[in-house]
A computed fold for a 420-nucleotide RNA from a Nitrospiria bacterium, annotated as Bacterial RNase P class A. The prediction has a mean pLDDT of 76. Rfam family: Bacterial RNase P class A. It is annotated as a ribozyme. Lineage of the source: Bacteria > Pseudomonadati > Nitrospirota > Nitrospiria.
RNA sequence: CAAGAGGGCCGGAUGAUCGCCCCGCACCUGUCCGCCUCAGGCGGAUAGGCGCGGGGAGGAAAGUCCGAACUCCGAAGGGCAGGGUGGUUCCUAACGGGAACCCGGGGCGACCCGAGGGAAAGUGCAACAGAAAACAUACCGCCCGCCGCUGGCGGGUAAGGGUGAAAAGGUGAGGUAAGAGCUCACCGGCGGCCCGGCGACGGGCCGGCCUGGCAAACCCCACCCGGAGCAAGACCAAAUAGGCUCUGCCUUUCCUCGAAAGAGGGCAAGGGUUGCCCAUCCGACGUUUCCCCGGUCCGCCGGGGAAAGGGCAGAGCGGGUCGGUCGCACGACUCCGCCGGCGACGGCGGGGCAAGAGGAAUGAUCAUCUCCGGCCGGAAACGGCCGGAACAGAAUUCGGCUUACAGGACCUCUUGGCGG
Numbered sequence: 001c002a003a004g005a006g007g008g009c010c011g012g013a014u015g016a017u018c019g020c021c022c023c024g025c026a027c028c029u030g031u032c033c034g035c036c037u038c039a040g041g042c043g044g045a046u047a048g049g050c051g052c053g054g055g056g057a058g059g060a061a062a063g064u065c066c067g068a069a070c071u072c073c074g075a076a077g078g079g080c081a082g083g084g085u086g087g088u089u090c091c092u093a094a095c096g097g098g099a100a101c102c103c104g105g106g107g108c109g110a111c112c113c114g115a116g117g118g119a120a121a122g123u124g125c126a127a128c129a130g131a132a133a134a135c136a137u138a139c140c141g142c143c144c145g146c147c148g149c150u151g152g153c154g155g156g157u158a159a160g161g162g163u164g165a166a167a168a169g170g171u172g173a174g175g176u177a178a179g180a181g182c183u184c185a186c187c188g189g190c191g192g193c194c195c196g197g198c199g200a201c202g203g204g205c206c207g208g209c210c211u212g213g214c215a216a217a218c219c220c221c222a223c224c225c226g227g228a229g230c231a232a233g234a235c236c237a238a239a240u241a242g243g244c245u246c247u248g249c250c251u252u253u254c255c256u257c258g259a260a261a262g263a264g265g266g267c268a269a270g271g272g273u274u275g276c277c278c279a280u281c282c283g284a285c286g287u288u289u290c291c292c293c294g295g296u297c298c299g300c301c302g303g304g305g306a307a308a309g310g311g312c313a314g315a316g317c318g319g320g321u322c323g324g325u326c327g328c329a330c331g332a333c334u335c336c337g338c339c340g341g342c343g344a345c346g347g348c349g350g351g352g353c354a355a356g357a358g359g360a361a362u363g364a365u366c367a368u369c370u371c372c373g374g375c376c377g378g379a380a381a382c383g384g385c386c387g388g389a390a391c392a393g394a395a396u397u398c399g400g401c402u403u404a405c406a407g408g409a410c411c412u413c414u415u416g417g418c419g420g
Base pairs, nucleotide, nucleotide: 001416002415003414004413005412006411007410009408010407012369013368014367015366016365017364018363020056021055022054023053024052025051027049028048029047030046031045032044033043034042035041036040058391062402063401065400066399067398068397069396070229071228072227073226082225083224084223085222086221087101088100089099090098091097102116103114104113105112106111117220118219122218123217124214125213139161140160141157142156143155144154145153146152147151169187170186171185172184173183174182188210190207191206192205193204194203195202196201233326234325235324236323243317244316245315246314247313248312249311250310251309254265255264256263257262267286270282271281272280287308288307289306290305291304292303293302294301295300333352334351335350336349337348338347339346340345370389371388372387373386374385375384376383377382
């Protein structure tokens, strides 16, 4: 210098103007309460306005995919069913996350990828092709024998060919009629013993000669799992309507028109109308039973009283809704240093406090600068003009994973080339 590998970091800056949300202070206005005094003043609470000061999104705030905190509900214990996880050892509050290591695969390499337990417990599956897809089998071929001999039949074989994603250990030698773990050497796998390692696993020796693949098919093994979610949940609590209790008042089926339906009027508690009176307007209920007295044509009628029911008004109680407050910003938090550990991480000491909205604020415009691209001028340095600057925005909080991202700079490492 070129091509790469791994890792963390930043992700526009400054100023002006106009706005938004939260907090604090001061002033003004309104309401309520208390005190002094009655003209008013002082203190407190609360709402609004104005002014000043302070704070105001992210590395992913995202997807809502895992795991938790917290809250409510449920719950003796155990089992079944169901779901999840899956090399080993650690880290962690926990995890399907992370670290280191093991095994397999890829790369010359730095390094990357792997749902990576069990297929000699059982069941099952494998299209097409192929003789055969797992109790083995034989299309071509090879070898032997026979016959009616360019061929056919019977037997042997699984080395060679062919099919397939996959064909019954692989390579070589011996052996044989041809062949074959039939025999031998090495390799792979399996079993036993020994050694190393906490372990996954690795190494050595011996043995017999080999038991194909799929478990992101059922299944087996080991471990884990109660449900709902901040619209969780807790507290305060209005108007109107409705519920319950108490108190007060009223509770003459009155008249006219009409066939009826109905219409009009009267009485009337109460209300419009703020404390009272008058005037005026509106106007609910106007039923049942019992007792007493009187009358009667025995059907009832008149008067008085009580209870129930109904209406109106007032007071009190209780529930829900609108609304408000909390949860809700000091936390498995973060930064620096030291110590332990290969590391994830842990311990100790010191420092920091950093949005808190709720139909949901954190914005917009302009100027200068920075970066990128294009055009023009210039020998160049450079200057001018135009365009662009990503992905995306908290919503109870935290630990992760995944996904998106213009541009910038940095650290470590690998391979190759050149120079010293």